[in-house]
Notes
This is a predicted structure of an 82-nucleotide RNA (c-di-GMP-I-GGC riboswitch aptamer) from Paenibacillus riograndensis. The organism belongs to Paenibacillus, within Bacteria. The RNAcentral record of the sequence draws on Ribocentre. Its mean pLDDT, the model's own confidence on a scale to 100, is 86.

Order: sequence, then structure tokens, then C1' cells
RNA sequence: UACGAUAACGGCAAACCUAUCGAAAGGUAGGGACGCAAAGCUAAAGGGCCUUCCCAAUACGAAUGGCAGCCAGCUACCGAAA
Repeated sequence: UACGAUAACGGCAAACCUAUCGAAAGGUAGGGACGCAAAGCUAAAGGGCCUUCCCAAUACGAAUGGCAGCCAGCUACCGAAA
């Protein structure tokens, strides 16, 4: 360090359930663990996907809509091997 151990200290929390917000995607809280070396942060700095409206249309356009546990950008604990 652009690296990642049968390491150490720890951390996060998928699906699902309950409550709640939202037209929806989805969010929040609690429970719960599939997993994660960035599963920390960033959505008008990029790509991609999803919802809704418009529409003949799956296109185009629009909503300062959504997803970061899709890729990506930024930051970060530890220090075996490399």
C1' cells in the first nucleotide's frame, strides 16, 4: 500500500416478520442473520437498474422520485503473506 491472514480489536446486517411513512420503487424503528475487508460516506460529479407520470409505445421527456448489499468516486482500523 492499489495487498488481505484459520490474526487481533471490533463493526455492519440480506431475506423474512411486526409497526410506521410513501401512489410506487423504496425509507425508518425493533426483531432477525444471508453475507460483507470498506456492506463507512457520496444519488444534480459518472455509468447502470427500479418506480410513477406523459404516450400508440417497453421509445422520448419529466418527478431536486428510489437503489450505494450493481459498478464507480472519496475516506478509513489492523499489519501476517505479497